Predicted 3D model of a 1451-nucleotide RNA (small-subunit ribosomal RNA) from an uncultured prokaryote. Its mean pLDDT, the model's own confidence on a scale to 100, is 82. RNAcentral holds the sequence, with entries from ENA. Rfam family: Bacterial small subunit ribosomal RNA. Its family is annotated with ribosome and structural constituent of ribosome in the Gene Ontology.

[in-house]
RNA sequence: CCUGGGCGGCGUGCUAUACAUGCAGUCGUGCGAGAAAGUCCGGCUUCGGUUGGACGAGUAAAGCGGCGAACGGGUGAGUAACACGUGGGAAAUUUGCCUUCAUGUCUGGGAUAAGCCCUCGAAAGGGGGUCUAAUACCGGAUGAUAUCCCGGGGCGGCAUCGCUCUGGGAUCAAAGGCGGGGCAACCUGUCGCAGGAAGAUGAUCCCGCGCUCCAUUAGCUUGUUGGUGAGGUAACGGCUCACCAAGGCUUCGAUGGAUAGCCGACCUGAGAGGGUGACCGGCCACACUGGGACUGAGAUACGGCCCAGACUCCUACGGGAGGCAGCAGUAGGGAAUAUUGCGCAAUGGACGAAAGUCUGACGCAGCAACGCCGCGUGAAUGAUGAAGCUCUUUGGAGUGUAAAAUUCUGUCAGUGGGGAAGAAACGUAUGGGUAGUAACUGACCUGUACCUGACGGUACCCGCAGAGGAAGUCCCGGCUAACUCCGUGCCAGCAGCCGCGGUAACACGGGGGGGACAAGCGUUGUUCGGAUUUGCUGGGCGUAAAGGGCGCGUAGGCGGACUCUCAAGUCGGAUGUGAAAUCUGGCGGCUUAACUGCCAGCCUGCACUCGAUACUAGAGGUCUUGAGUACGGAAGAGGAAAGCGGAAUUCCAGGUGUAGCGGUGAAAUGCGUAGAUAUCUGGAAGAACACCAGUAGCGAAGGCGGCUUUCUGGUCCGAUACUGACGCUGAAGCGCGAAGGCUAGGGUAGCAAACAGGAUUAGAUACCCUGGUAGUCCAAGCGGUAAACGAUGGGUACUAGGUGUCGGGGGUAUCGACCCCCUCGGUGCCGCAGCUAACGCAUUAAGUACCCCGCCUGGGGAGUACGGUCGCAAGAUUGAAACUCAAAGGAAUUGACGGGGGCCCGCACAAGCGGUGGAGUAUGUGGUUUAAUUCGAAGCAACGCGCAGAACCUUACCUGGGUUUGACAUGCUUGGGAUCGCUGGUGAAAGCCAGUUUCCCCUUCGGGGGCCCUUGUACAGGUGCUGCAUGGCUGUCGUCAGCUCGUGUCGUGAGAUGUUGGGUUAAGUCCCGCAACGAGCGCAACCCUUGUCAUUAUUGCGAUCAUUUAGUUGUGCAGUUUAGUGAGACGGCCGGUGAUAAACCGGAGGAAGGUGGGGAUGACGUCAAGUCCUCAUGGCCCUUAUGGGUAGGGCUUCACACGUAAUACAAUGGCGCGUACAGAGGGUUGCCAAGCCGCGAGGUGGAGCUAAUCCCAGAAAGCGCGUCGUAGUCCGGAUUGCACUCUGCAACUCGAGUGCAUGAAGUCGGAAUCGCUAGUAAUCGCGGAUCAGAAUGUCGCGGUGAAUACGUUCCCGGGUCUUGUACACACCGCCCGUCACACCAUGGGAGUGGACUCUGCCAGAAGUAGGUAGCCUAACCGCAAGGGGGGCGCCGACCACGUAGAUCGUG
Repeated sequence: CCUGGGCGGCGUGCUAUACAUGCAGUCGUGCGAGAAAGUCCGGCUUCGGUUGGACGAGUAAAGCGGCGAACGGGUGAGUAACACGUGGGAAAUUUGCCUUCAUGUCUGGGAUAAGCCCUCGAAAGGGGGUCUAAUACCGGAUGAUAUCCCGGGGCGGCAUCGCUCUGGGAUCAAAGGCGGGGCAACCUGUCGCAGGAAGAUGAUCCCGCGCUCCAUUAGCUUGUUGGUGAGGUAACGGCUCACCAAGGCUUCGAUGGAUAGCCGACCUGAGAGGGUGACCGGCCACACUGGGACUGAGAUACGGCCCAGACUCCUACGGGAGGCAGCAGUAGGGAAUAUUGCGCAAUGGACGAAAGUCUGACGCAGCAACGCCGCGUGAAUGAUGAAGCUCUUUGGAGUGUAAAAUUCUGUCAGUGGGGAAGAAACGUAUGGGUAGUAACUGACCUGUACCUGACGGUACCCGCAGAGGAAGUCCCGGCUAACUCCGUGCCAGCAGCCGCGGUAACACGGGGGGGACAAGCGUUGUUCGGAUUUGCUGGGCGUAAAGGGCGCGUAGGCGGACUCUCAAGUCGGAUGUGAAAUCUGGCGGCUUAACUGCCAGCCUGCACUCGAUACUAGAGGUCUUGAGUACGGAAGAGGAAAGCGGAAUUCCAGGUGUAGCGGUGAAAUGCGUAGAUAUCUGGAAGAACACCAGUAGCGAAGGCGGCUUUCUGGUCCGAUACUGACGCUGAAGCGCGAAGGCUAGGGUAGCAAACAGGAUUAGAUACCCUGGUAGUCCAAGCGGUAAACGAUGGGUACUAGGUGUCGGGGGUAUCGACCCCCUCGGUGCCGCAGCUAACGCAUUAAGUACCCCGCCUGGGGAGUACGGUCGCAAGAUUGAAACUCAAAGGAAUUGACGGGGGCCCGCACAAGCGGUGGAGUAUGUGGUUUAAUUCGAAGCAACGCGCAGAACCUUACCUGGGUUUGACAUGCUUGGGAUCGCUGGUGAAAGCCAGUUUCCCCUUCGGGGGCCCUUGUACAGGUGCUGCAUGGCUGUCGUCAGCUCGUGUCGUGAGAUGUUGGGUUAAGUCCCGCAACGAGCGCAACCCUUGUCAUUAUUGCGAUCAUUUAGUUGUGCAGUUUAGUGAGACGGCCGGUGAUAAACCGGAGGAAGGUGGGGAUGACGUCAAGUCCUCAUGGCCCUUAUGGGUAGGGCUUCACACGUAAUACAAUGGCGCGUACAGAGGGUUGCCAAGCCGCGAGGUGGAGCUAAUCCCAGAAAGCGCGUCGUAGUCCGGAUUGCACUCUGCAACUCGAGUGCAUGAAGUCGGAAUCGCUAGUAAUCGCGGAUCAGAAUGUCGCGGUGAAUACGUUCCCGGGUCUUGUACACACCGCCCGUCACACCAUGGGAGUGGACUCUGCCAGAAGUAGGUAGCCUAACCGCAAGGGGGGCGCCGACCACGUAGAUCGUG
């Protein structure tokens, strides 16, 4: 804040803006003075009144005086400070009222307020004169254990000193009031007063320790630090002043800036910590803002004063008044915070002798669920379970014992009645005592009685009635307890994070149901936790963020062995303190609890004291192993300087020589006939040092490479001697520091940014080429960064080894060099334990430990901005924030991908043959057109595809005219009738209207059933949508060789292994090996077909013998055919190769040979592939229409584009004549023979055939002969005309065919592209399905019948191993930058603002020191003059406001 709201108890409740109004002293027993209203009495009266007295009343109000007002109450602005906390100190202090002790309280004086008179002013307020009192003021006396000065003694301590005893001197006090007694003097009580001594309380000062952030704040300071002296203060002190000295603080964080009241405590946390400082309590600070003092015991004073400022109010305009951060309350601000209440009854406070007065402290009440706590809104029984609602598979389930109903109870609220505790004092009355005294009183002590309640008729108790008046909020995808329906359709909306919503939402909205909490619930904000995610407890830095580029070294941190000492750290005991409240435990009081009382503990701290002495620190002594020095050897591109050398390049001069050279993928620019390149001789110059050369050496790192010399640093080894911890690390600092860069000078052969030219390219400010300047080199300086890397800081110690190599030493061996063994120091590789997220590291650790330094804390913004430092500059160094994202990142895994690699395959390329792309035609598609041109298919894998055949039908589309239980199914229902038929009218038909005919089965004769028509109702129907809701089916990768599982093993895990490897295969095919062993789906085989043979049977056939018109019939060897059963082929045999394996090569035999050919067969999966129009189906939609029927039209359009085909362009051909040879099919709504007619399509005809029998049916290419002669032709056949045929209800839109005539394009096809490896391509014809008719399509069949394959570099696709990856929607991935526009945040910015702080100068209110020549002046002194003292005025040091700049904000 939203929503909802019954009761009670206890608590809690505006953030320094401005404030109307109300609420704030007391004492008459300190003092003087002293009303009025009113009442009563009297006088006068014009009866209106007036006057006097008494009461009111010594009252009210005012004044002098005393005390209080410095407490109580509020707030947190300021303050980073001795402000606070804690513990100490004051030998450096003060303290009114209170308590105790002792003492005193004597004697005088002069004023003044109030009052009265005059007077100024609007007011607030004054001025003058005059009178008066005091516990007001003043003088004098006395006076000490007070203060000061001069002395003496004792004790003690802490430096100055403290305490105490004592002698002398000086100075300083006071006030009375009210009672009692007494004739009085006087006595006495009590409250006061004065100085003093103590106590208590309060206050002040000083010190140790603790106390936020920023170093992009590193230096600050002149009263500053100290001293001497003085002043000042209650008191110490630079607190202030004069002089002297030059100090003081600071990386252990000064100074500056920002923020902030501090604490007890509160919240959180296991604790350590972190956050906070409301209420309650302690301290501090403040009181409109700033400054200042006065009074006082105490203030620098919330409700006092003065000044300045801002603001508000009054005003007669001259002047005045004010301060709620007291209680209420108001306005403003804000998301937001209460009553202008009651009472002093209690507790506490001020005053008073007291009664008492005052007290917005306080006690109570009111408002607010703001918090905590308690109670209630009912309890029991009550159904195989009402209704309603929700869901549903329609059967039921849930809400739910929930309700109703029955039986009860009575809290709270309501109502009637009763009714506390909080109260004891003071006081008054009356007794007693103290009590001594001549005596009294008493305020002191005490007994009895009386008196006092805001809350409040409240708490509590009793009665009455009645379940009656009292439940909501959030949530229900996961985290997180709780699920369904409808609506919505990336819309509306949700969301703390992940994320939901694009038509089946458990996440949106509503309903039902459920969950959680409950008079609350949810949201928002904030803090801690979880977060070991700042790591003290308790983290890290090879690759995730993180080791400084390297060294020297200051401070600091840490540090070898033995001994002695000390007791700082450390440990133990005791004491003090650590307020109360809080917290914890126990016991109590409210009915319980919250709340609250008592007791105990705790308060982890600090101080002091007594002990302990292992360790650390401090002090003393000793040692040698750490470290170092001396001596003897050794290796080395360690550094600096000087000199020298040869090879090469370029240039110059000369000789020879001629046309090119050079360069590249290919070229060109360039050089060259003025003689290049090439080659020879000579010369010049600069730079760099081949081979040796090596995970070889040296150095701290950067880095160091020809040779010689000089100078010089470090390291290693050996054996002795010496020093005696001298060590390690290292903020700050200093130095070194590749390449490139900068400054001025020199040098410049080669190379080479920039630049120029030539190429490449779409472009090419690049890669390539030709040139070429800075630079590279030297000397001097600057710069100070690198992937300055081992991405690994330095030191020390410990922890298996193996094997190289460099330097040194030793042993053994040898004649000697080798070899072998041991050891010290370096540098590599492999590897155990251990570590690691993994990768990996592993005595050269990233292992095990210690010490020191540096660094890290999500990604981006950003190593950027601002500021500082350095630099000549470039820039370096230090180094943020706003904003933004939910990740960024590491290592490893599986895939996918790569213009990565290895191996292998495929008509993939290559080698060939034939095509497509060009022509006209056919057909499909796009587009266009249309009333409609129905719909689908879209790279491969849509496009002669769905369609195995759109004239009607089909048909889903359009137009028109019609229909509504429907063309179709089932149930019920009304009426009628067998059904079927027939006739007429109308119409394009569908249909509509009218008429006519006929009566099935069973029967208990009532009726029932079947069928048809009809009425109504449930329902039918939909080629309407969603193939991204689906099933089924299909395409594709791909007939590619792959895809997985169980157990085991390895790995933290994802996963791996198996399936990898060596061979081999068409194959994850097989063999061998192997932490794997096995298995499954795939491969292969099993199936069909074809090729050979046998057999059986059937067709059929006819060599032989008869027979016939005819293989017609008898008969029949061989062969053929058909279809059943078998055989055959298995790497079986031989040889070679190979691991002796698997297998491969060759051969024999065989019809066939290495899966013989072909087919069927398609793993896990991919493409949200295709299909809701085959079928099925969820959901949605239509229901006189998106259903159903009908006629006509459309699917057949036509500037165009693409795909697929058939036909051609011709002579390997066309045409004519003759002639030969198939296979596989189909046929009764059919195939149709012979014969006849027609040029022909066809007609007629009807035999045969339900088919190895008859028919379709003539195969064609081929072969033989002839013709044509390269031409738009005797090629080609489109188009068109005429005349016909056939099918069909019907050939106009829109069929096929025939004859005659016509005779277009086209002469082999650009870029590009397709198929095919053998009975294949090519070529030739034949048949079937669909079908009334209508193939150049499609599915089959046979005939003729090639060429080529070196090979796997390349293109495409695929398999396998490996590698890289920032890809995983997986390269059609991911992803970078500019530009354009809008918006957000930030830097700079012309400028602008002035809250805070600082600095400079000017200025100087009030006030207080100080000064004072002016004026005034009761007390004291003085006879007086006058003095002393005081006041006013003036001067004046200090100082607020003001003023300029810096900082800062804004822009």